[in-house]
């Protein structure tokens, strides 16, 4: 100097689906399935904050009103998929490699 990995600091990115009924709760998957405040033209949507995940082969988006399987139903599972897009720097520790210097 490069590489691999863990944790840290600061910064950044992201989603919130499906079903049932008495509309307030319950059930499924999941890390998370909208908790708080505010606004709006109040089925709902938006902003800020919070929880959670992710920062480069899997957070998330697109393809996709996709394909196969399964389910009460659904991105529920698998494929697509090392696809295309996608948000990072710093210091420290540790792994492996290379180079230089010193000593024997």
């Nucleotide at each position: 100097c490069c590489u691999c990995g863990a944790g840290g600091a600061c910064a950044g990115g992201g989603g919130a689906g499906c079903g049932c009924c008495c509309c307030g709760g319950c059930g499924c998957u999941g890390a998370g399935a909208g908790u708080g405040c505010g606004g709006c033209u109040c089925c709902g949507c938006c902003g800020c904050a919070g929880a959670c995940c992710c920062u480069c082969g899997a957070a998330c988006c697109u393809g996709a009103u996709c394909u196969g399987g399964g389910u009460a139903a659904u991105g529920c599972c698998a494929g697509c998929g090392a696809a295309g897009g996608g948000a990072g720097u710093c210091a420290c520790c540790a792994u492996g490699g290379c180079c230089a210097c010193c000593g024997a």
A computed fold for a 104-nucleotide RNA from an Acidimicrobiaceae bacterium, annotated as TPP riboswitch aptamer (THI element). It matches the Rfam family "TPP riboswitch aptamer (THI element)". From the family's description: Vitamin B(1) in its active form thiamin pyrophosphate (TPP) is an essential coenzyme that is synthesised by coupling of pyrimidine and thiazole moieties in bacteria. Lineage of the source: Bacteria > Bacillati > Actinomycetota > Acidimicrobiales > Acidimicrobiaceae. Its mean pLDDT, the model's own confidence on a scale to 100, is 77.